[in-house]
RNA sequence: GGAGUGGGCCAGGCGGUCGCUGCGAAGACGGUCUUCGGGUCGUCAGCGUGGAGGAAAGUCCGGGCUCCACAGGACACGGUGGUGGAUAACGUCCACCGUCCGCGAGGACCGGGAAAGUGCCACAGAAAACACACCGCCGAUGGAGGAACCGUGUUUCCUCACAGGUAAGGGUGAAAUGGUGCGGUAAGAGCGCACCGCGUUGCUGGUAACAGUGACGGCAGGGUAAACCCCACCGGGAGCAAGACCGAGCAGGAGGGAGGAGCUGUCCGUUCCGUCUGACCUCCGGGUAGGUCGCGUCGAGGUGACGAGCAAUCGUCACCCCAGAGAAAUGACCGCUCACGACAUAACCCGGCUUAUCGGCCCACUCCCUUU
Repeated sequence: GGAGUGGGCCAGGCGGUCGCUGCGAAGACGGUCUUCGGGUCGUCAGCGUGGAGGAAAGUCCGGGCUCCACAGGACACGGUGGUGGAUAACGUCCACCGUCCGCGAGGACCGGGAAAGUGCCACAGAAAACACACCGCCGAUGGAGGAACCGUGUUUCCUCACAGGUAAGGGUGAAAUGGUGCGGUAAGAGCGCACCGCGUUGCUGGUAACAGUGACGGCAGGGUAAACCCCACCGGGAGCAAGACCGAGCAGGAGGGAGGAGCUGUCCGUUCCGUCUGACCUCCGGGUAGGUCGCGUCGAGGUGACGAGCAAUCGUCACCCCAGAGAAAUGACCGCUCACGACAUAACCCGGCUUAUCGGCCCACUCCCUUU
């Protein structure tokens, strides 16, 4: 200098003008109550202060919270699936193991069981599983034919590929009954042996997955469990329109009841409603509209320091309070500036995963080339 691998951070900045929204303390106006001091509710314009994200998204997992259900057991159904740890929990995260990929830094893995049982394995191929034989190889043995002869044979040699042997080699396939080599044989074959693989078993190391190693066994016999199934572990249901509290009006029930209401206070007058088909008053339970809470000052909360741990994470201390609406608030314009600004807007709250994303910065590491 080039090419990469893993991880972290930021998500335009500054200023001005106008606007939106939560809260706060005063103010003005209006309603209402009043013991006339004030209380309470609403509106208004100012003031102070707070005001989206790394994914607020998809709603795919897990938990908190709430209500309902619930003796205990079994079955069914669903989920998870190497081991250990972290955690409130997880299908997440961390570390490690195994297999595969990469020269490497590193990456990928729906990573339990196929010597419990059942099913399936297209096409091709002889055969896809109680094995089998297309081309080939052999033809030792048995058979057929021929030749040879000191030998006429239970002989030797040659030929055939008929019986038969074989699974080396070829061919088919995603996959063909362990692999390589030597021996062996008629040709072959774990038929024998060595090494590798596999199984059983012991020892060593490790918490474990597993690794290393010894002995024994010629090999137990293909793949598929995102097929049934088996094993281990986990799982009650619904969700903030959860749910809790208050509660007009109308209707209902119980009791009283001949009067009640308006016309500014009183009297008179008058109008309306009513007098058992009950006006009006009091009480009651359920509960609609509506309101309050849930709901964000106390949280699996944030920031920093220190400590434990390889790490995920945990502990201690200090400081901070950081959106909370209810049809839903973050915007618009202007100026300067730079790298010219992407994806996208909370709705009960957290932990994850996944997906989207203009660009920029930082850290650690790997490989190649060059120079010293």
Predicted 3D model of a 372-nucleotide RNA (Bacterial RNase P class A) from a Planctomycetaceae bacterium. It matches the Rfam family "Bacterial RNase P class A". By type it is a ribozyme. Lineage of the source: Bacteria > Pseudomonadati > Planctomycetota > Planctomycetales > Planctomycetaceae. The sequence was found by an Rfam model in a public genome assembly.